c-di-GMP-I riboswitch aptamer from a Desulfuromonadales bacterium, 80 nucleotides, folded computationally. The sequence was found by an Rfam model in a public genome assembly. Lineage of the source: Bacteria > Pseudomonadati > Thermodesulfobacteriota > Desulfuromonadia > Desulfuromonadales. Its Rfam family is "c-di-GMP-I riboswitch aptamer". Rfam's curators write: GEMM was predicted in a large-scale screen for bacterial structured RNA regulatory elements.
RNA sequence: CACUGGCAAGGGCAAACCUGCGGUAAUGCGGGGACGCAAAGCCAUGGAUCCGGUUGCCUUCGAAUCGCCAGAUUGCCGAG
Repeated sequence: CACUGGCAAGGGCAAACCUGCGGUAAUGCGGGGACGCAAAGCCAUGGAUCCGGUUGCCUUCGAAUCGCCAGAUUGCCGAG
């Protein structure tokens, strides 16, 4: 350095739920809380799902989810 995965070490994130605020909604943010995660870091690019309009018709417009899958990109460690 690469493959690889997480033995060890140092750590990190934070589901459901409760609560406050925002939003028509999906849901987002803050606090509490931990189901789990080796990228559960980031990107809405391709699918998928979901919300609000629309449409004869997933047709079409806008929004959301990266902890749904794939892809791209960045990162800690080094037992092999």